[in-house]
RNA sequence: AAAGGGCAAACCGCGGGCGACCGCGGGACGCAAAGUCACGGGUCGGGGCGGGUGCCACGACAGCCGGACUGCCGAA
Numbered sequence: 001a002a003a004g005g006g007c008a009a010a011c012c013g014c015g016g017g018c019g020a021c022c023g024c025g026g027g028a029c030g031c032a033a034a035g036u037c038a039c040g041g042g043u044c045g046g047g048g049c050g051g052g053u054g055c056c057a058c059g060a061c062a063g064c065c066g067g068a069c070u071g072c073c074g075a076a
Base pairs, nucleotide, nucleotide: 006031007030011026012025013024014023015022016021029063035069036068037067039066040065041064042061043060044059045058047056048055049054
């Protein structure tokens, strides 16, 4: 490079949640790990504390970055 394919952003519909956001269906912006994991950083949510910058624990995001584990085909 190719082959077989895979996933699915925004947005819309229905549903769950105080919320971030999540599930299902539609839909494709993109993705060689856009498979899994909340371990580190970060962002977001609601709550508490504080005169304030902020801090605390909890929750969410893996398509924000890093990391860990696994993984199709092929020149290899």
Molecule: c-di-GMP-I riboswitch aptamer
Organism: marine sediment metagenome